[in-house]
């Protein structure tokens, strides 16, 4: 310098254009003498900036970060 891949909650991890599942952790509550266990409830501007669309985590482009390949 060129090419490819990945980016979603504190961590892991779904989503195939129709308004973001699940597990662990965390916070609140119930239970308990206390703690643990168990149960209920809560917690995400989907890396970023634009574009397409009635509607974008999803499609397109640029940029950023990380990983791999070639030189």
């Nucleotide at each position: 310098a060129g090419g490819g891949g990945u980016g979603u909650c504190g961590c892991c991890a779904a989503a195939u254009g129709g308004u973001a599942a699940g597990g662990c952790a965390c916070g609140g509550g119930a239970c308990u003498u206390u703690g643990a266990c168990u149960c209920c409830c809560g917690c995400a501007u989907c890396g970023u900036u634009g574009g397409u669309u009635c509607g974008a985590u999803u499609c397109c482009a640029g940029c950023c970060a990380c990983c791999c390949c070639u030189g």

Transfer RNA from an Oscillospiraceae bacterium, 71 nucleotides, folded computationally. It was read from a public genome assembly. Its mean pLDDT, the model's own confidence on a scale to 100, is 81. The source organism's lineage runs through Bacteria, Bacillati, Bacillota, Clostridia and Oscillospiraceae.